[in-house]
RNA sequence: UCAGUUGGCCGGAUGGCCGCUGUCGGGGCAAGGCUUUGGCUUUGUUUUGGCAGAGGAAAGUCCGGGCUCCAUGGAAGCAAGGUGCCGGAUAACGCCCGGCGGGGGUGACCCUAGGGAAAGUGCCACAGAAAGCAAACCGCCCCGGACAGUCGGUAACGGCUUGGCGGGGUAAGGGUGAAAGGGUGCGGUAAGAGCGCACCGCGUUGCUGGCAACAGCAAUGGCAGGGUAAACCCCACCUGGAGCAAGACCAAAUAGGAAUGUUAUGCCGCGCGCAAGCAAAGCAGGUGCGUUUUCACACCAGACAUUCGGGUUGGUUGCACGAGGCACGCGGCAACGCGUGUCCCAGAUGAAUGGUCAUCGCGGGGGCAACCCCGUACAGAACCCGGCUUACAGGCCAACUGACAUG
RNA sequence: GCGCUGGUAGCUCAGUUGGAUAGAGCACUUGGCUACGAACUAAGGGGUCGGGGGUUCGAAUCCUCCCCAGCGCG
Repeated sequence: UCAGUUGGCCGGAUGGCCGCUGUCGGGGCAAGGCUUUGGCUUUGUUUUGGCAGAGGAAAGUCCGGGCUCCAUGGAAGCAAGGUGCCGGAUAACGCCCGGCGGGGGUGACCCUAGGGAAAGUGCCACAGAAAGCAAACCGCCCCGGACAGUCGGUAACGGCUUGGCGGGGUAAGGGUGAAAGGGUGCGGUAAGAGCGCACCGCGUUGCUGGCAACAGCAAUGGCAGGGUAAACCCCACCUGGAGCAAGACCAAAUAGGAAUGUUAUGCCGCGCGCAAGCAAAGCAGGUGCGUUUUCACACCAGACAUUCGGGUUGGUUGCACGAGGCACGCGGCAACGCGUGUCCCAGAUGAAUGGUCAUCGCGGGGGCAACCCCGUACAGAACCCGGCUUACAGGCCAACUGACAUG
Repeated sequence: GCGCUGGUAGCUCAGUUGGAUAGAGCACUUGGCUACGAACUAAGGGGUCGGGGGUUCGAAUCCUCCCCAGCGCG
C1' cells in the first nucleotide's frame, strides 16, 4: 500500500424567528370562601418567563420477566405446548458468556436445533441381484457329466474340455444408488475373504488430566444390529389463564335485566307450633378456572351453558425513581457482580416532539475557476424492562490476519 | 393489545403421513373448418409454488426468520 476478519461508536452542527406538549413560577380580570378589613386563599379565564421534549432500532410481536386482575390451597396422574453437548451468568429466558465435539477457511476467524436409532412403530421413490431378514446379476475359482465341438479309429467306441449344462465356493473387481455390513498395502489362497500382519478408523476396559462435556496414553477386540426423531415416539427438565381497553376511584346515564335448558334441598327429623308450616345435628349431594383422582377448606343459594335486550365509552389514577443512566475503583478470561460518587432524563390520548431563514458539514451532477443546482438514510414512543430478528445514506475508532514493497 | 387464515400459470382453483415430468378449467399462440368471424377441432407455449436460510439422498409439502393480503375478539 492492497485485500480481509472481529468488536465498538456516531447517525447532521450552530444561531435567529414563529408554533406544539408537559412542568415550575410571576402578573391582570371575573366569581366564591375566610377575615383582626391589612390581606390570605380556591376556581375559571387571559398574558408572560424559565426548564425539558423520540430511537438504535421506538418496528416485527418471536421469546423471557416485572406489574395487575381472575381462579380456595396442597399432592399425584393424564393431556397439550416447549427446551435439549458441558459449565457459568441472570429477576427470567429458547437470549448471553466461556469451553468441548463436528464442519469450513492459507490465516485472523466463522458456522453448528449438538440427548436417545441396541424400547417399539413407520419411511428409504427410481435404479439395482439385494435397501436391512442381508443378498448374488456380470465376473473369478473348483468339481461333475459329455449336448455341441475337436482328435484318433473302417466301425462299435475312446480321449480332450476354449462354448453351453448341473452342483458348489467367493464378495477382491464391474455395474445401480444419496446410502451396499470398515479403509490402504503386503502376505495368503483353487479363487477370495480381518483369513493373518502393519498403519489409519471404530468398539470395550483401565489409567492420567479436567467441576463437566471431553481429551491423551496403554491394553484388548478382527469389526459387533445403515440412514431418518426440524416422522411418531422414549428419556430428562420447564410451563395456570388473561392482559394497562389489566385494574382502582369519581361523575353522569340506564338498569336494579329477561328467557330457555341441565343439574341441584334429597333422606332423616331433635325441637317450636292448635294447625299449615318452620326446621338443629347427622348422612348423602352439588359448585369451586386444561382435565381426572384424592385430602383439607369454603359456600347451600344457586351453579353452569346458550340466546336476547339495555347503558357507558367522560374525568382522575395506574404513569414515569427504574432489574435507571453516567464516571471511577475492585473481583471475574467473559457474560456479569460488588462498592463509592453523581444525575433526574418524553408522558401525548385523534394523539406534541415541528416549520422556516442563515452559515457550515456530507453525497451526487455541472463549470477552467469563483460558484450554481439537487439530495441528506431506516424510521417515529403509548404500562415498563432484558433479549432476539428485521430495516438503515454515510462516517469514525480499536485489535488482529494474509500478500507485496522499502528500511 | 390478543388471536386466526391465506399467498401455486394472465385469472379461478387442485395437489400437504416428503419421491422427482407440479396439474385442471378459462384465457393466449399456431394450424384446420368458413366467403369472413364466432362456436367446434388438433397441437403448443407459459410456473423463482410469496422471499431468504436450514433439516433430508430428495422440500410446493417439515422447521425457522421475514414480506404481502384478509378476518375476528376486547
About this RNA
This is a predicted complex of two RNAs, RNase P RNA and transfer RNA, with 481 nucleotides together. It holds a member of the Rfam family "Bacterial RNase P class A". Rfam classes the family as a ribozyme. Rfam's curators write: Ribonuclease P (RNase P) is a ubiquitous endoribonuclease, found in archaea, bacteria and eukarya as well as chloroplasts and mitochondria. Model confidence (mean pLDDT): 75 of 100.